[in-house]
RNA sequence: CCCCGCGGAAGAGACCAGCCCUCGGGGCUGGCGCCGAAGGCGCAACCGCCCCGGAAACGCUCAGGCCACCCAGGACCGCGGGGA
Numbered sequence: 001c002c003c004c005g006c007g008g009a010a011g012a013g014a015c016c017a018g019c020c021c022u023c024g025g026g027g028c029u030g031g032c033g034c035c036g037a038a039g040g041c042g043c044a045a046c047c048g049c050c051c052c053g054g055a056a057a058c059g060c061u062c063a064g065g066c067c068a069c070c071c072a073g074g075a076c077c078g079c080g081g082g083g084a
């Protein structure tokens, strides 16, 4: 540095319209609004074996995500195991 497992882990619509359903309410689609912490891209603070490279938690929102809670995902942090 990489992989796996476990735990923690934020942000953003209880909006409008159409359709469907088992009509509590829920689902799908479209619109508009919004988020940045999968990924991607950009600048280059910074870093290194230094004129060549590596590069952000900054920026953009293509992707992704937000329509209570929950679920999923989730950078990063901690612990354990394995590999180079």
Base pairs, nucleotide, nucleotide: 001083002082003081004080005079006078007077008076013032015031016030017029018028019027020026021025033066034065035064039062040060041059042058046054047053048052